[in-house]
RNA sequence: AAUGAUCUUCGGGGCAAGGUGCAAUUCCUGACCGGCAGUACAGUCUGCGAACGGAGAGUCCUCUCUCCGCCGAACCGGUGAAAUUCCGGUACCGACGGUGAACCGUGGUUUCUACGCGGCAAAGUCCGGAUGAUAGAAGAUUGGA
Repeated sequence: AAUGAUCUUCGGGGCAAGGUGCAAUUCCUGACCGGCAGUACAGUCUGCGAACGGAGAGUCCUCUCUCCGCCGAACCGGUGAAAUUCCGGUACCGACGGUGAACCGUGGUUUCUACGCGGCAAAGUCCGGAUGAUAGAAGAUUGGA
């Protein structure tokens, strides 16, 4: 040095401007964002975490642990020994719950709008679980060959 143990700290970002409308950061134009490790510097490669669904264990709930499933999206040109990672260009992707725009039915009305009631229901960026958890990163102490 590598490695083991214990502990501490850190560990996710983002709708400017405008349009329609009583009402939308959810629709439209447009803007903006990119966890961790590996590798020539990566949202799109490989692997992992989170989220979501399920099973089992800890006597039950809560909670914790383990396992399984699920798990989005990129090409072209250039440089180079090496890049789906850099540079140039043009694309694409984004968990769960909430909301209550739009739409449908219905009541009432001469009719329409508005309104009442019921249904359905639009977010990567708003609100919430989450002042959480985790992949991991850095550091401290310590053990032994």
Annotation: The RNA shown here (FMN riboswitch aptamer (RFN element)) has 145 nucleotides. Rfam family: FMN riboswitch aptamer (RFN element). For this family Rfam cites "Regulation of riboflavin biosynthesis and transport genes in bacteria by transcriptional and translational attenuation" (Vitreschak et al., Nucleic Acids Res, 2002). About the family: The RFN element is a highly conserved domain that is found frequently in the 5'-untranslated regions of prokaryotic mRNAs that encode for flavin mononucleotide (FMN) biosynthesis and transport proteins. The coordinates come from a structure-prediction model, not an experiment, and the mean pLDDT is 79.